Molecule: c-di-GMP-I-GGC riboswitch aptamer
Organism: bacterium
C1' cells in the first nucleotide's frame, strides 16, 4: 500500500412493535436482526423527504390547480473530506 476468499475477536443494526418529543418528515430510549469490511465521523456536490411564502392561468364565486422563497429532515442512495479494528499478500 492493496484486498476481503477463509477464520477469529469485537462492533453497527432494516423492518415491526412499545414509549416518548416533533405540525410533519423525522430523532431519543428500549425490545427485536434484514443486512453491513467503514452500516465510523462529516453534512461539502447530487438525490430523497416534510413543510410551505412570494406570485399566478381560469371562474361570478367557493373549493381546487399551477408555483416552491425562508427553514427543517434523512445519510443503510451516490460522489468528496477526516478517522479507524481484524486477517492476508507485497
Nucleotide at each position: 500500500u492493496u484486498g476481503g476468499a477463509a477464520a477469529a475477536a469485537g462492533g453497527u443494526a432494516a423492518a415491526u412493535c412499545c414509549g416518548u418529543c416533533g405540525u410533519a418528515a423525522g430523532g431519543c430510549g428500549g425490545a427485536g436482526a434484514c443486512a453491513c469490511a467503514a452500516a465510523g465521523c462529516u453534512a461539502c456536490g447530487g438525490u430523497c423527504c416534510c413543510g410551505g411564502a412570494a406570485u399566478u392561468a381560469g371562474u361570478c364565486a367557493a373549493g381546487g390547480g399551477a408555483g416552491g422563497a425562508u427553514g427543517g429532515g434523512a445519510g443503510g442512495c451516490u460522489g468528496g473530506g477526516c478517522u479507524g479494528c481484524c486477517c492476508a499478500a507485497a